[in-house]
RNA sequence: UGAGCAGGCCGGAUGGCCGCGGGCGCAGCGCCGCAAGGCCGCGCCUGAGGAAAGUCCGGGCUCCGCAGGGCAGGGUGCUGGCUAACGGCCAGUGGGGGCGACCCUAAGGAAAGUGCCACAGAAAUGGAGACCGCCGCACCAGCGGCAAGGAUGCAACGGUGAGGUAAGAGCUCACCAGCGGCCAGGCGACUGGUCGGCUAGGUAAACCCCACCCGGAGCAAGACCUAGUAGGGGAAGGAUGAGGUUGCCCGCUGACUUCCCGGGAAGGUCGCACGAGGCGCCAGGCAACUGGCGUCCUAGAUAGAUGGUCAUCCUCGACAGAACCCGGCUUACAGGCCUGCUCACACG
Numbered sequence: 001u002g003a004g005c006a007g008g009c010c011g012g013a014u015g016g017c018c019g020c021g022g023g024c025g026c027a028g029c030g031c032c033g034c035a036a037g038g039c040c041g042c043g044c045c046u047g048a049g050g051a052a053a054g055u056c057c058g059g060g061c062u063c064c065g066c067a068g069g070g071c072a073g074g075g076u077g078c079u080g081g082c083u084a085a086c087g088g089c090c091a092g093u094g095g096g097g098g099c100g101a102c103c104c105u106a107a108g109g110a111a112a113g114u115g116c117c118a119c120a121g122a123a124a125u126g127g128a129g130a131c132c133g134c135c136g137c138a139c140c141a142g143c144g145g146c147a148a149g150g151a152u153g154c155a156a157c158g159g160u161g162a163g164g165u166a167a168g169a170g171c172u173c174a175c176c177a178g179c180g181g182c183c184a185g186g187c188g189a190c191u192g193g194u195c196g197g198c199u200a201g202g203u204a205a206a207c208c209c210c211a212c213c214c215g216g217a218g219c220a221a222g223a224c225c226u227a228g229u230a231g232g233g234g235a236a237g238g239a240u241g242a243g244g245u246u247g248c249c250c251g252c253u254g255a256c257u258u259c260c261c262g263g264g265a266a267g268g269u270c271g272c273a274c275g276a277g278g279c280g281c282c283a284g285g286c287a288a289c290u291g292g293c294g295u296c297c298u299a300g301a302u303a304g305a306u307g308g309u310c311a312u313c314c315u316c317g318a319c320a321g322a323a324c325c326c327g328g329c330u331u332a333c334a335g336g337c338c339u340g341c342u343c344a345c346a347c348g
Base pairs, nucleotide, nucleotide: 001344002343003342004341005340006339007338008337009336010335012313013312014311015310016309017308018307020047021046022045023044024043025042026041030039031038032037049319053330054329056328057327058326059325060324061218062217063216064215068250069249070248071247073214074213075212076211077210078092079091080090081089082088093107094105095104096103097102108209109208113207114206115203116202117201131150132149133146134145135144136143137142158176159175160174161173162172163171177199179196180195181194182193183192184191185190222270223269224268225267232261233260234259235258236257237256243253244252277296278295279294280293281292282291283290284289
């Protein structure tokens, strides 16, 4: 200097004038409304994101339910930790990719069982296989031995080399892989060493087995206030048990349930933001994170709030707007900045 890898941050700014939503305080008894309630005026404070998107996970919260048991069903799948929890995060292990910094991993079990491996090929497990070929006997025909060589295929029942043999084969040996035993290290996944015999295809992102986890519904959850009507009419079922928040069974509970016709608010308030909260420092921990101290309050609409205008600056502005909240994941993103690390080249 260039090319990369990992992490973090910003993502238009400043000022004036006018205009919006919320909170607090003051004022007013003014305006709207049958009411519950709401509005107007003044001052102060405050007002969209890193993804607010997707709705893919996990919860908080609310309500129901004997909130109990079982089956079905669903989720996760190497080990250890973090967390309220997770399919997330951190650190490792095995495997794969990259020169490297680093990245990916759908990573339990095929000796519990059942399936599938088309075509090609002789043969792809109820332990299969002889097309070419090698060897032996033999005049020929043929018979016997082989699976080491060739072919086919994603894959040919361990691989390479040597010995041995009629020719061959783990038949024997050396090294390697796999399987198993023992010893050592490690919380563990696993790793290292050594011994053994010679070998037990692949696929579970197929069914399945194993381990662990899982009530349901959802802020249109739910609670309250005011006013008013027709707590009206009919039908079916129900203690031989209605109904009881996925389905089935058991248990428990114990009186309503369903359908049709008709009538009655197009109302208001709460839930609604003080939180598994933000920021700073210290301590512990490799880290995720935990604890302590201090400090701050930072949106709550509901026909749905932040706009208009003028001036200046420059990264000339990308993806893009909360609707109960939070922790993650995934996707989109113009441009700019910071930190650490790797590789290549050149100079000293």
Source information:
The prediction has a mean pLDDT of 79. This is a predicted structure of a 348-nucleotide RNA (Bacterial RNase P class A) from a Bacillota bacterium. NCBI's taxonomy places the organism under Bacteria, Bacillati, Bacillota. The model forms 95% of the base pairs in the Rfam consensus. It matches the Rfam family "Bacterial RNase P class A". Rfam classes the family as a ribozyme. Gene Ontology terms of the family: ribonuclease P activity, tRNA processing and dimeric ribonuclease P complex.